[in-house]
Molecule: small-subunit ribosomal RNA
Organism: uncultured bacterium
């Protein structure tokens, strides 16, 4: 400290996910040991059981026991003593420990001060004091009532129990007089005087000690106030009546509306009251680098509870967990009349829950309560138990060992890993087993001397026979868990096959899965692993530190102006903010550093330190404040001159459309892409005249003025608002900003009244169209106009709030000024002010923005926080409606989005090319039949090709065979290979037989070389095993090969520059070409693959070289032929040369590159033809050529063999062929090629046959022989426009050729037959010169079998005006919401499934406000006729004083009734929303998306 994910790629916004620590956990797998820690986070639900607060005899009385002793036979009396029990007075304690977070949003906590407004038992100190009477009562006994619990009456008695009296201060009140010091009702002091008001004793022989009272102080401790801090919600804006405040009064330890009466009418509040949800608060804990953000469980402090709701007694201290009293509810008892409880103390049960311990020892320490102590009590505490809940620590060994064992896993079968790992060999013994020894923690206290100090002594241990030490044996008892695509360390087999499954986020899986499951192997951590949950981090993603707001979210439509917050400049003071210093506090743990203690850490334990904060006193005085005086530059006032669609009202023009009269005049006019609704013979339109009305102002007119903005445009007056500019004078910060607020706010709309020419929602009609509730067309209402009144929104846009100041420039324009010139105007140089463009730095993601800043600052104010749900719903409020303002949440995605970039594509734009069109010539679609595909038949019609780039295509030639299908027949080491072990020479070869045939049985035959006779080796045959073998899948695993864009001209790269990057530039731009050729210019410079050339092959010529090819010229020869000698000229063949290059001339043209034309040339401008095929596209084709990974199969999907198919035929489509005829058919006669092929051939002359062919066998290994006739033509002769003398299909015979073999299913030959069809819808194809037509020849394949294919010569046209359309292509630009790339993308309705929200006649619950009813227990008050020990009067009856009960009142809880608010749950129906691989309509948006799109509104 980052990283993953939005794109083809890029850089931004911006969500979302992950790595990190953490826990009072919890759930899976797994589990050696010890320390320290810690354990109901849910039901403040309900409890069975024991137990958690007693204790004093040295306060007191009674009973029991026990002892002594006395009487007695004895029981038992009586005295006395007591260490024991026991019931009660009395006294402290029970308000503290313990326990939990209901409640509380509060002076509850925190933290700081006040208390002159207060209290305080036990403690400590200092002081005085402790005199003298009187009285009751419990236990107790007797009697009664009750079932219990308890209770009632009589009677007896003590105290440290109660009551008077005494006597006392510095107490307590009250009345006075002073001082200081200070301020609430203080402290200290000096003084007079009145009233009030104390006590108990007990031990002890005694000292003495322990107690009791009064009073001062002290220390802890409580009470009360106050300043600061401490949750959310404005979809909670007002709230309050004892409510503020006074006077008086009661109440308290005390202040106080705390409470009563009375009087005023007050408080709080946007610095957020009131109301509603939530919540103990704090040290602190946990993250974070820190601010900060969560949390408050163990331990601390505080507050609050104690089944629920109230309520007081006592006491110092409670309104009391284990008290009392009332009422509720629950639970138990019970004789139904009553009555009893309160674990949220420790264990513990039950319920709930994903989930949290033993009904343990012990009072030895430590602390508490009483006690003089001794002790006695303590589920505080200390200690075990249980639980991997956590943190710390140790251990499952350690060394040495390859021949790298074996096993498993892989494997390219060679190996490789698991790996020194294991075995083996040496060592050690922590832990744990066992046996021995064994603590610290203890020292108080207690008794014994001692005045004391302090000596001596006996005793006290729950944990525990435990830590710990020692010994004995032995590698021996002791390792799991996630995870391996990327993020993130780690990889391979198989297995599945969008199936099961994963997944925290991208995302894996549809037959080669490192994602799925297994297994090997390897990373992690480790007695623990992991997974869930929850915090904070990382997230600068709520931005105080430390964010934005022109296009990503985000500036309010606008003005003005309240609060608030800012705020020029001297100088004085003043000290609130600020700074420094000091004192105080900030509890302890806790943290951090240092030291020390368990064997080390965890864990303890000492110091320091810090706790960032709060008060306080002092000092200072720059800043900000507060105050006082000044000041002018920021604001304003006066004061001149000018500009302007600023605004309001009244007038008022002229051009236009429209309608209204009349005049002319006639058959149309309108209107569209074209039309047609409409309008005209009842005279439209056109024209001219006139008249009426209402609206809106051409030209001027301009990125020109104005105005805050919405907005403002004929002319004129009239009121009127701002801002600009010059020049002085005044005022003296008066100012910016701007929550709430009060005003303006296009246009639709809405309400009343007018108005209405034009236009025009809705609706009418006509086109359009698959439909067209659209667009176009013809009418045509609201409305658009005006007055007044509403609404208050718009892409109210500069998508850019206001304000100040600051920072290089140029070049326009509106207003006002100044200087120079000038007679003046103009120009020229300048300031201010407002409006534009282009630009520096600098900012920006980028695009842009740039003195009018989106630049650097500063002040104020709106906003924002991933997309969808949604500007929806509920509420609230505004509005006559429409509707605005305000404004969620469930759910759901991974992602939505800017802004560039490189492609693609556009019914976008420029340029340009091609037989692309267009102009010409033949065609194809129709007709027979070939051929090939589709369908369909079929046992099978094998298989592949599929627009273009599948269909006379693999197939240069299916009758067997090929053949790969099908039926049947047969056969497994196999038809054909390789190698091992065996056996053999039986084999093979031939011949007979069965058989469709493979094949089987027979016969015959008996294998070669060598040789040391053992052998050996070769060639075959059997057997067994490996292996073979598949025209079997997969061309979406390849490899090769091969189409197509396309012979289109692009395709790319070093290096440099540019850009934050994708990427540009080079390659774009001016010209040019076929060409990314070439020139020129240029942040590019240069290079490669294309292109061109280099190569064939044809057009001219040369030169060599002449058989078989060729004959001028001689000479021969024939019936005649270069036949023959001969020749080396021609032709020709075959070699090498040469020639063409814009090289020469003119002219365009930039002097270029090139074009145009001309000479010359067989050829002229790449002469004409091939080959050649950049980069990459199309998962193109081919696993059936060949090669090839996988899978499949092995008595078969291999192989052999016979027969059938591949040749089927209602039927459609390509491709051809031959026709339709007279440019022609058919007869005769003649003429002229080229290029091939030929020994398993090609085969001449001759002879048969109509003919196909047959026969026969010259000559050729081929420039010699053959095939071999060229055909179209030329020359006649015939036919005469007919389904023909046209055209041949189809048939029927007869026949030939080739094969083993033409039935399915060959090709030719005669002879008869003699179909469609008379030039072919709508589409469509081929050519641009030796082309296209057309005429023939030859070859591969081939036994045979060509209309196909590839070759080859002859004859040989027309036409290009041009590029505006079509189709394909290439460069530049453009939009872009498209990258699978327009076959794209994407929107609504409907259906269907599903989920979560909304509204609903209602229902049903919680809180909760008023307002009445009624009121328990209790305080307080009044009353007290009834009762009454102490004190007072009295001889005494009695009598008073004073209590109490008992009634009454006033408060009140709980309940009720009535009436509202608020939240929730449900709900027939309903209503949008969300999300789901292939439903349905239509195409709305993305391109000019085909009507530009978008926002308001209606």
């Nucleotide at each position: 400290a980052g990283a993953g994910u939005u794109u083809g790629a890029u850089c931004c916004u911006g969500g979302c996910u992950c790595a990190g620590a953490a826990c009072g956990a919890a759930c899976g797998c797994u589990g050696g040991c010890g320390g320290c820690g810690u354990g109901c986070u849910u039901a403040a639900c309900a409890c069975a059981u024991g137990c958690a607060a007693g204790u004093c005899g040295a306060g007191u009385g009674c009973g029991c026991g026990c002892c002594u002793g006395u009487a007695g036979c004895a029981a038992u009396a009586c005295a006395g003593g007591u260490g024991g029990c026991g019931c009660a007075c009395g006294g402290c304690g029970c308000a503290c420990g313990g326990g939990u977070g209901c409640g509380u949003a509060a002076c509850a906590c925190g933290u700081g001060g006040g208390u002159a407004a207060u209290c305080u038992g036990c403690c400590c100190u200092c002081u005085g004091a402790u005199g003298g009477g009187g009285a009751a009562u419990a236990a107790c006994u007797c009697g009664c009532c009750g079932a219990a619990a308890g209770g009632c009456g009589a009677g007896c008695u003590a105290a440290u129990u109660c009551c008077g009296c005494a006597u006392a201060a510095u107490a307590u009140u009250c009345c006075g007089a002073g001082a200081a010091c200070c301020u609430u009702g203080g402290u200290u002091u000096u003084u007079g005087g009145a009233c009030u008001g104390a006590a108990a004793g007990g031990c002890g022989u005694a000292a003495g000690u322990c107690g009791u009272c009064g009073g001062a102080g002290g220390a802890g401790g409580a009470g009360c106030c106050c300043g600061c801090g401490c949750a959310c919600g404005a979809u909670u804006a007002g709230c309050u009546a004892g409510u503020u405040g006074g006077u008086a009064g009661g109440g308290u330890a005390a202040u106080g509306g705390c409470c009563u009466a009375c009087c005023a009418a007050g408080g709080c509040u946007u610095u957020g009251a009131u109301c509603g949800u939530u919540a103990g608060c704090u040290g602190g804990u946990c993250u974070g680098a820190g601010a900060g953000g969560a949390u408050g469980g163990c331990c601390a402090g505080c507050c609050a509870c104690a089944c629920u709701g109230g309520a007081a007694c006592u006491g110092a201290g409670a309104c009391a967990c284990g008290g009392u009293c009332c009422a509720g509810a629950c639970u138990c008892c019970u004789a139904c009349g009553g009555g009893a409880g309160g674990c949220a103390g420790c264990a513990g049960u039950g319920g709930g829950g994903a989930a949290u311990c033993u009904u343990g020892c012990a009072c030895a320490a430590u602390g508490g309560g009483c006690g003089a102590a001794a002790g006695c009590c303590u589920g505080a505490u200390g200690c075990a138990g249980c639980g991997a809940c956590g943190c710390c620590g140790c251990g499952u060994g350690g060394g040495g060992g390859a021949u790298g064992a074996a096993g498993c896993a892989u494997u390219u079968c060679g190996g490789u890993g698991u790996g020194u790992a294991a075995a083996c060999c040496c060592c050690u013994u922590u832990c744990g087993a066992u046996c021995c020894g064994g603590a610290c923690g203890a020292a108080u206290g207690c008794c014994u001397c001692g005045c004391a100090a302090g000596a001596g002594g006996a005793u006290u241990g729950a944990c525990g026979g435990u830590a710990c030490g020692g010994a004995u044996a032995u590698a021996a008892g002791a390792a799991g868990c996630c995870c391996c695509g990327g993020c993130u360390a780690a990889c391979u087999a198989c297995g599945u096959g969008c199936c099961a499954g994963c997944a925290g986020c991208c995302g894996c899986g549809g037959u080669a899965a490192g994602a799925c499951g297994u297994a090997g192997g390897g990373g992690g951590c480790c007695a623990g692993c992991g997974u869930u949950g929850u915090u904070c981090g990382g997230a600068a993603u709520u931005a105080c530190u430390g964010g934005g707001u022109g296009u990503a979210a985000a500036g309010g439509g606008u003005u003005c102006g309240u609060a608030g917050g800012c705020g020029g400049u001297g100088c004085g003071g003043c000290a609130a903010g600020u700074u420094g210093g000091g004192a105080g506090u900030g509890a302890a743990a806790u943290c951090u550093c240092u030291g020390g203690g368990c064997u080390c850490a965890a864990c303890c334990c000492a110091g320091a330190g810090g706790c960032u904060g709060c008060u306080u006193c002092c000092a200072a005085a720059a800043c900000u404040g507060c105050u006082g005086u000044g000041c002018u530059u920021g604001a304003g006032u006066g004061u001149g001159a000018g500009a302007g669609a600023g605004g309001c009202u009244c007038g008022u023009g002229g051009a236009a459309u429209u309608g209204c009269a009349g005049g002319u005049g006639u058959a149309g006019c309108g209107g569209u892409g074209a039309a047609a609704u409409g309008c005209g013979u009842a005279g439209a339109u056109a024209u001219c005249u006139g008249c009426a009305g209402g609206a809106a102002c051409a030209c001027c007119a301009g990125u020109g003025g104005c105005g805050a903005a919405g907005g403002c445009g004929g002319c004129u007056c009239a009121c009127u608002g701002g801002a600009c500019c010059g020049g002085u004078a005044c005022u003296g910060a008066c100012g910016c900003u701007g929550a709430u607020g009060c005003g303006c706010g296009a246009a639709a709309g809405c309400g009343u009244g007018g108005g209405g020419a034009g236009c025009a929602a809705a609706c009418g009609g006509g086109a359009u169209u698959a439909g067209a509730u659209a667009c176009c067309c013809c009418g045509g209402u609201a409305g658009u106009c005006c007055a007044c009144g509403c609404c208050g929104u718009a892409a109210a846009c500069g998508a850019u709030g206001a304000g100040u100041g600051c920072u290089u420039g140029g070049u326009g324009u509106a207003g006002c000024g100044g200087g120079u010139a000038u007679c003046g105007a103009c120009c020229c140089c300048u300031g201010c002010u407002g409006u534009g463009c282009c630009g520096a730095a600098g900012u920006c993601a980028a695009c842009a923005c740039a003195u009018u800043a989106a630049g650097c600052a500063c002040u104020c104010c709106g906003c924002c926080u991933g997309g969808g749900g949604a500007g929806u719903a509920c509420g609230g409020u505004c509005g006559c409606a429409a509707g605005g303002c305000u404004g969620a949440a469930a759910c759901u995605c991974a992602a939505a989005g800017g802004a560039a970039u490189u492609g693609a594509c556009g019914g976008g734009g420029g340029c340009c090319c091609g037989c692309a069109c267009a102009a010409g010539c033949g065609g194809u679609g129709g007709a027979g039949c070939a051929u090939g595909u589709g369908g369909u038949u079929u046992a099978a019609u094998u298989c592949g090709a599929a627009g273009c780039a599948a269909c006379g295509c693999g197939a240069a030639g299916a009758a067997c065979c090929u053949u790969a299908c099908c039926u049947g027949g047969g056969u497994u080491u196999g038809a054909a290979c390789u190698c091992a072990a065996g056996a053999u020479g039986u084999a093979a070869g031939c011949c007979u037989c069965a058989g469709a045939g493979a094949u089987g049985a027979g016969g015959u035959c008996c294998c070669c070389u060598c040789u040391u006779c053992g052998g050996a080796g070769g060639c075959g045959u059997c057997u067994u095993g490996a292996g073979a073998g598949g025209u079997g899948c997969u061309g979406c695993a390849u490899g090769g090969c091969u189409g197509u864009c396309g012979u289109c001209a692009g395709c790319u790269c070093g290096u440099g520059u540019c850009g934050u990057g994708a990427g540009a530039u080079g390659u774009u731009g001016g010209g040019u070409u076929a060409a990314g050729u070439c020139c020129c210019g240029c942040a590019a410079c240069g290079a490669g693959c294309g292109c061109a050339a280099c190569c064939c092959u044809u057009g001219u010529c040369c030169a060599c070289a002449g058989u078989u090819a060729c004959u001028a010229a001689c000479g021969g020869g024939u019936a005649g032929u270069g036949c023959c000698g001969a020749g080396a000229a021609c032709u020709c063949u075959g070699u090498g040369g040469a020639g063409a290059c814009u090289g020469c001339c003119g002219g365009u043209g930039a002097u270029a590159a090139a074009c145009c034309g001309g000479a010359g040339g067989a050829a002229g401008g790449u002469g004409g033809g091939g080959a050649u095929g950049a980069c990459g596209u199309c998962a193109a084709g081919u696993c059936c050529u060949c090669a090839u990974g996988g899978c499949c199969u092995u008595u078969a999907u291999g192989u052999c063999c016979a027969g059938g198919g591949c040749u089927a035929c209602a039927c459609a489509c390509g491709u051809g062929c031959u026709a339709c005829a007279a440019u022609g058919g058919a007869c005769g006669g003649u003429a002229c090629a080229a290029a091939g092929a030929g020994c398993u051939g090609c085969g001449a002359u001759g002879c048969c046959g109509c003919a196909a062919g047959g026969u026969g066998g010259a000559g050729c290994u081929a420039a010699u022989c053959u095939c071999a006739a060229a055909a179209a033509g030329c020359c006649g002769u015939u036919c005469u426009c007919a389904g023909u003398u046209c055209g041949g299909a189809u048939u029927g015979c007869a026949g030939u050729c080739u094969g083993c073999a033409a039935c399915u299913c060959g090709a030719c030959u005669g002879c008869a037959u003699g179909a469609a069809g008379c030039u072919g819808g709508a589409a469509u194809c081929g050519c641009u010169a030796g082309u296209a037509a057309u005429c023939g020849c030859g070859g591969a394949u081939c036994a045979g079998c060509a209309u196909g294919c590839c070759g080859c010569g002859g004859u040989g046209a027309a036409u290009a005006c041009g590029u505006u359309c079509c189709c394909g292509g290439g460069c530049c630009u453009u939009g872009u919401a498209c990258a699978c790339a327009c076959c794209g993308c994407c929107c609504g309705u409907c259906a269907c499934a599903u989920c979560a929200c909304g509204a609903a006649a209602g229902u049903c619950g919680g809180u909760u406000g008023c307002a009445c009813u009624a009121g328990a227990a209790g305080u307080c008050g009044g009353u007290g006729g009834g009762c009454u020990a102490a004190c007072c009067c009295g001889c005494a009856a009695g009598g008073g004083g004073g209590g109490c009960a008992g009634c009454c009142g006033c408060c009140u809880a709980a309940a009720g009734u009535g009436u509202g608010a608020u939240c929730g749950g449900u709900a027939a129906u309903u209503g949008g929303g969300g999300u789901g691989a292939a439903g349905u309509c239509g195409u709305a948006a993305c391109a000019a998306g085909g009507u530009a799109g978008c926002c308001g509104u209606a």